[in-house]
Molecule: SAM riboswitch aptamer (S box leader)
Organism: Hymenobacter caeli
RNA sequence: AUUUUAUACAGAAGCGGCGAGAGAUUAGGCUCUGUGACCCGCUGGCAACCUUCGACCGCGCGAAAGGUGCCACGUCCUACCCCCUCGGCUGCGGCCCCGGCGGGAAAUAUGAACG
Numbered sequence: 001a002u003u004u005u006a007u008a009c010a011g012a013a014g015c016g017g018c019g020a021g022a023g024a025u026u027a028g029g030c031u032c033u034g035u036g037a038c039c040c041g042c043u044g045g046c047a048a049c050c051u052u053c054g055a056c057c058g059c060g061c062g063a064a065a066g067g068u069g070c071c072a073c074g075u076c077c078u079a080c081c082c083c084c085u086c087g088g089c090u091g092c093g094g095c096c097c098c099g100g101c102g103g104g105a106a107a108u109a110u111g112a113a114c115g
Base pairs, nucleotide, nucleotide: 003113004112005111006110007109008108013043014042015041016040017039021032022031023030026079027078028077029076044071045070046069049067050066051064052063053062054061075107080104081103082102083100084099087096088095089094
């Protein structure tokens, strides 16, 4: 790598370096960006998956912060299926379309396990 599983509407930025694109991929939209983004380094922070400790029959729970992770926008939004709903077309079988903190799937990211 793969596979399994859990989570993904919360949270958390300064300085230095670099110098042009960046927000995973394709498309559309919307954002960030020479007032220096993205990325890299340092420092700081967030969170609590693993871990440690306490209590517990157990499941939940509390504390710490060693290993990861993370610190614009909901995984930035949408895309596929279903549901609801505004409007339209119809040969009445359906079809198209604006939308929804709606449900699910897929993909992605991260942890833990596997290897």